[in-house]
Context: one part of a larger RNA
RNA sequence: UUGGGCGUAAAGCGCGCGUAGGCGGCCGCGCAGGCGGGGGGUCAAAUCCCGGGGCUCAACCCCGGGCCGCCCCCCGAACCGCGCGGCUUGGGUCCGGCAGGGGAGGGUGGAACGCCCGGUGUAGCGGUGGAUGCGCAGAUAUCGGGCGGAACACCGGUGGCGAAGGCGGCCCUCUGGGCCGGCACCGACGCUGAGGCGCGAGAGCCGGGGGAGCGAACAGGAUUAGAUACCCUGGUAGUCCCGGCCGUAAACGAUGGACGCUAGGUGUGGGGACAUUGGAGUCUCCGUGCCGCAGCCAACGCAUUAAGCGUCCCGCCUGGGGAGUACGGCCGCAAGGCUAAAACUC
Numbered sequence: 001u002u003g004g005g006c007g008u009a010a011a012g013c014g015c016g017c018g019u020a021g022g023c024g025g026c027c028g029c030g031c032a033g034g035c036g037g038g039g040g041g042u043c044a045a046a047u048c049c050c051g052g053g054g055c056u057c058a059a060c061c062c063c064g065g066g067c068c069g070c071c072c073c074c075c076g077a078a079c080c081g082c083g084c085g086g087c088u089u090g091g092g093u094c095c096g097g098c099a100g101g102g103g104a105g106g107g108u109g110g111a112a113c114g115c116c117c118g119g120u121g122u123a124g125c126g127g128u129g130g131a132u133g134c135g136c137a138g139a140u141a142u143c144g145g146g147c148g149g150a151a152c153a154c155c156g157g158u159g160g161c162g163a164a165g166g167c168g169g170c171c172c173u174c175u176g177g178g179c180c181g182g183c184a185c186c187g188a189c190g191c192u193g194a195g196g197c198g199c200g201a202g203a204g205c206c207g208g209g210g211g212a213g214c215g216a217a218c219a220g221g222a223u224u225a226g227a228u229a230c231c232c233u234g235g236u237a238g239u240c241c242c243g244g245c246c247g248u249a250a251a252c253g254a255u256g257g258a259c260g261c262u263a264g265g266u267g268u269g270g271g272g273a274c275a276u277u278g279g280a281g282u283c284u285c286c287g288u289g290c291c292g293c294a295g296c297c298a299a300c301g302c303a304u305u306a307a308g309c310g311u312c313c314c315g316c317c318u319g320g321g322g323a324g325u326a327c328g329g330c331c332g333c334a335a336g337g338c339u340a341a342a343a344c345u346c
Base pairs, nucleotide, nucleotide: 003318004317005316006315007300008299012314014199015198016197017196021192022191023190025087026086027085028084029083030082031081033080034079037075038074039073040072041071048066049065050064051063052062053061054060090189091186092185093184094182095181096180097179098178102175103174104173105172106171107170108169109152113148114147115146116145117144118143119142120141124134125133160167161166204245205244206243207242208241209240213239214238218234219233220232221231256313257312258311259310260309261308264291265290266289267288268287269286270285271284272283273282274281295302296301319346320345321344328339329338330337331336
């Protein structure tokens, strides 16, 4: 619970597509369903309100007056709605350009690293110290050759792209989106979005492959009062690839989406126009940072990328613990996920 809120106090769904629904631009004509206004009708009595009266008061009763709708009819027509016609500013299409680690598949390169083979060479290497460990069966170091997997130094940037998760060597193929310019075309085709569907880091799971380095678990060495740790030497899952699951997160800007409005200054990425011998410059659209006015805020801070001023739609909160738990349901191979209480207690 018809209230007030959701950056940090409880509270924005991780993100998108979209169904129902809600909401919806400008002009004209018509209808008169909604809303609102005016008039009329009816709304029995009682009840109710006001005045008066009767029971000794009151309750109660009696008399008079008033009141009575979100009902019906008529008038009227701004707004909402409905029908028809038109429009171009919202939205979309087309044409011409542009930037980009956006996505998928395939190929390829060098550095580093490890292992194997060979050469040189000798007594140690390794580790913060030390020890475990490795090494005279020749290690470490160094040179040559081979194999392998994973990640891409510099460029690299509060720089780019993507709805989010996320994306970084180079080349090719396929492919999504965005921005700018033209203002040619359509003519409100829009916004949001309960359910639903899809995407969704890492870890984890199933089947198959792969395995250099790293490295949960584990083993050993140290440290320590102990040391199931921090440090060291090893090391299995895993990390990688293909297929299928899982569906979580400090999935964060801890800030849902759309549109309009409201001082500026400065940096940066992409485009356009004007100007220019050149370095510069001026204007403009889109993105991304910093500072800052009004305003907002409990403060911190936000401030044209709003947390300001408004409109529309969705989600969510309602003292702490119990508890994101139990039970039930749905999903999952499992791990578990989603939905989600109460007793009790402060």
The prediction has a mean pLDDT of 88. Small-subunit ribosomal RNA, central domain from an uncultured bacterium, 346 nucleotides, folded computationally.